This is a predicted structure of a 145-nucleotide part of an RNA (small-subunit ribosomal RNA, 3' minor domain) from Acidomonas methanolica. The organism belongs to Acidomonas, within Bacteria. Its Rfam family is "Bacterial small subunit ribosomal RNA". Gene Ontology terms of the family: ribosome and structural constituent of ribosome. Its mean pLDDT, the model's own confidence on a scale to 100, is 82. The RNAcentral record of the full RNA draws on ENA and SILVA.
Context: one part of a larger RNA
RNA sequence: CACCGCCCGUCACACCAUGGGAGUUGGUUUGACCUUAAGCCGGUGAGCGAACCGCAAGGACGCAGCCGACCACGGUCAGGUCAGCGACUGGGGUGAAGUCGUAACAAGGUAGCCGUAGGGGAACCUGCGGCUGGAUCACCUCCUU
Numbered sequence: 001c002a003c004c005g006c007c008c009g010u011c012a013c014a015c016c017a018u019g020g021g022a023g024u025u026g027g028u029u030u031g032a033c034c035u036u037a038a039g040c041c042g043g044u045g046a047g048c049g050a051a052c053c054g055c056a057a058g059g060a061c062g063c064a065g066c067c068g069a070c071c072a073c074g075g076u077c078a079g080g081u082c083a084g085c086g087a088c089u090g091g092g093g094u095g096a097a098g099u100c101g102u103a104a105c106a107a108g109g110u111a112g113c114c115g116u117a118g119g120g121g122a123a124c125c126u127g128c129g130g131c132u133g134g135a136u137c138a139c140c141u142c143c144u145u
Stems, first nucleotide, its partner, number of pairs: 003108001005105001008101002011098001013095004018090003023085012039070001041068004047063003052059002111132009
């Protein structure tokens, strides 16, 4: 590359991340309860024992056994949190030459925009209120020459 310009949204295609989602899989963590191994501790200790006391009987001490408390792992239930998967679904982003229109930019061909309500394939349209960041024409006021 300058209106044969610029430009908006739906739709279609491809890819990317993401929200919702009946659920499902796993990690981690909290609470309650159940179960209690080994061990330590406490009790008991009629059985057992060379060392200490005793001539001995027995005693002292210790051990097995039994009982109890604590407790790892495990189990059940109820939560917290993180991550994976999930039919379907919502929009978003990106992508030389796809579809439909033409909303905006000039008075963009109905000035535009903001708020709000309704409507519509889509950009949007209509009503009400507001703004000028509206062109044009006329008038008024002010400023400069």